[in-house]
Context: one part of a larger RNA
RNA sequence: GAACGAACGCUGGCGGCGUGGAUAAGACAUGCAAGUCGAACGAGGAUACUGAAUAGCUUGCUAAUUGGUAUUCUAGUGGCGGACGGGUGCGUAACACGUGAGCAACUUGCCCCAAUGUGGGGGAUAGCCCGCCGAAAGGCGGAUUAAUACCGCAUGUGGCCUUCGGGUCAAAGAUGCCUUCGGGUGUCGCAUUGGGAUAGGCUCGCGGCCUAUCAGCUAGUUGGUGAGGUAAUGGCUCACCAAGGCGAUGACGGGUAGCUGGUCUGAGAGGACGAUCAGCCACACUGGAACUGAGACACGGUCCAGACACCUACGGGUGGCAGCAGUCGAGAAUCAUUCACAAUGGGGGAAACCCUGAUGAUGCAACGCCGCGUGGAGGAUGAAGGCCCUAGGGUCGUAAACUCCUGUCAUCAAGGAGUAAGCCUUGUUCGUUAAUAGCGUGCAAGGUUGAUAGUACUUGAAGAGGAAGGGACGGCUAACUUCGUGCCAGCAGCCGCGGUAAUACGAAGGUCCCAAGCGUUGUUC
Numbered sequence: 001g002a003a004c005g006a007a008c009g010c011u012g013g014c015g016g017c018g019u020g021g022a023u024a025a026g027a028c029a030u031g032c033a034a035g036u037c038g039a040a041c042g043a044g045g046a047u048a049c050u051g052a053a054u055a056g057c058u059u060g061c062u063a064a065u066u067g068g069u070a071u072u073c074u075a076g077u078g079g080c081g082g083a084c085g086g087g088u089g090c091g092u093a094a095c096a097c098g099u100g101a102g103c104a105a106c107u108u109g110c111c112c113c114a115a116u117g118u119g120g121g122g123g124a125u126a127g128c129c130c131g132c133c134g135a136a137a138g139g140c141g142g143a144u145u146a147a148u149a150c151c152g153c154a155u156g157u158g159g160c161c162u163u164c165g166g167g168u169c170a171a172a173g174a175u176g177c178c179u180u181c182g183g184g185u186g187u188c189g190c191a192u193u194g195g196g197a198u199a200g201g202c203u204c205g206c207g208g209c210c211u212a213u214c215a216g217c218u219a220g221u222u223g224g225u226g227a228g229g230u231a232a233u234g235g236c237u238c239a240c241c242a243a244g245g246c247g248a249u250g251a252c253g254g255g256u257a258g259c260u261g262g263u264c265u266g267a268g269a270g271g272a273c274g275a276u277c278a279g280c281c282a283c284a285c286u287g288g289a290a291c292u293g294a295g296a297c298a299c300g301g302u303c304c305a306g307a308c309a310c311c312u313a314c315g316g317g318u319g320g321c322a323g324c325a326g327u328c329g330a331g332a333a334u335c336a337u338u339c340a341c342a343a344u345g346g347g348g349g350a351a352a353c354c355c356u357g358a359u360g361a362u363g364c365a366a367c368g369c370c371g372c373g374u375g376g377a378g379g380a381u382g383a384a385g386g387c388c389c390u391a392g393g394g395u396c397g398u399a400a401a402c403u404c405c406u407g408u409c410a411u412c413a414a415g416g417a418g419u420a421a422g423c424c425u426u427g428u429u430c431g432u433u434a435a436u437a438g439c440g441u442g443c444a445a446g447g448u449u450g451a452u453a454g455u456a457c458u459u460g461a462a463g464a465g466g467a468a469g470g471g472a473c474g475g476c477u478a479a480c481u482u483c484g485u486g487c488c489a490g491c492a493g494c495c496g497c498g499g500u501a502a503u504a505c506g507a508a509g510g511u512c513c514c515a516a517g518c519g520u521u522g523u524u525c
Base pairs, nucleotide, nucleotide: 001525002524003523004522006521007520008519009518010517013372014371015370016369017368018367019365020364026328027327028326030325031324032323035080036079037078040077041076043074044073045072046071047070048069049068050067051066052065054063055062056061057060087283088282089281097207098206099205100204101203102202103201106200107199111196112195113194114193115192116191117190118189119153121151122150129142130141131140132139133138158169159168160167161166173188174187175186176185177184178183209255210254211253216246217245218244221243222242223241224240225239226238227237228236258280259279260278261277262273263272264271265270285306286305287304288303289302308319309318310317311316336362338361339360340359344358345356346355347354348353375405376404377403378402385396386395387394388393409466411461412460413459414458415457422448423447424446425445426444427443428442430440431439432438469514470513471512472511473510474495475494476493480509481508482507483506484505490497491496
């Protein structure tokens, strides 16, 4: 000199864009953060319209009962998604990461392409109903019911195994429209197989911390055979056999640490760092385990153990903010218990749509960077006043007053966006089709969707009106005098100042440097 996720002191007008728990991976009240599908399924409720018979009577209304149609809601079964997105950096010195290769040793839901099929049956079980136990959480028994839930049979385009004879492995329907009621056709599904895409798994070469006041380490250890296990190779696991394997090119041990793209600095080489953003990894109260699934050994799933906290009828239960806000604690120190799904993206759905603390926004903080302003021109009796003085004067100083202007920002008033693409209705072109159904595609008309926000922006009004401080002035280092103090009080980055004329302490005037900041402290180069 530059830099910072900074903090502290004094001060503080506006805007844009960023950034904001670095310490206790400490403990957490409260709310929200993952749902969705009725076009998979049975059931229950509500509303509207309507039919039947009954009752009351005011003779056209009201009741309860029962049936149909439409809309809608709900717990449950079922499907897909809760493995993404979001957080944190504990652990990890490791194929964790980076980079380059390999897998003839592998998997991949949804998506795309292609081929083939979707036949015919069965038994249950939630829910509902009845009964019982329990304070609750919840649980037990009986009766009954559905499916795209579950299980056989058939078929075999194909896949797998094969001694080439053969063996073995599937499936589910839902919803539109037309109909001569025979059927036809569309969309979404389902099953098997092959290919692709995407995402992952595994192996290897090389690379990147400190320590020898750590020198020897190793028994599933190193290799082989066989078996098990896995999507898959492999001591991954096991039985047997052999005695190997690593190491001063630093094994083993100890300490520290998420890694990288990058960031800061520097002329570079290098050094230090790894906040925000992006990629990968690891973790989810602590430790362990598996289940389901295409994918987890699963942050807002399950089980076990532990610590902690809460409820309890004392028998027993419940919980996990390193999601977004927020609280306490520790700390020098780090924000709102805000708005919206309008946009982008994600999940579900045929769709409308629903959900989304991802995200988009606003709020708070000079925490950082950048921009703007706090007025401009004229104005000498060089006013008053302050300070200094050799008492003549000098200086603050064109500075002020005063005159003439301007109108940025802030204030007030009026107008007022872009962010919107879509979606719905109607008509229509083309394709599919026997079809003017339906479905897909394009076009046209109409309607409708904005959190930010009456914000940005524009115009107008008023009026210099509302907007300057901080540090320094002995040398390094730009900038000096007076008073007070008297080795005291104090200053100080280094040298050093202060013991009666201190340009070094304190105050004042003046000056210098930066400026909505200025200094100090800490850290890095």
Model confidence (mean pLDDT): 84 of 100.
This is a predicted structure of a 525-nucleotide part of an RNA (small-subunit ribosomal RNA, 5' domain) from Verrucomicrobiota bacterium JB023.
NCBI's taxonomy places the organism under Bacteria, Pseudomonadati, Verrucomicrobiota.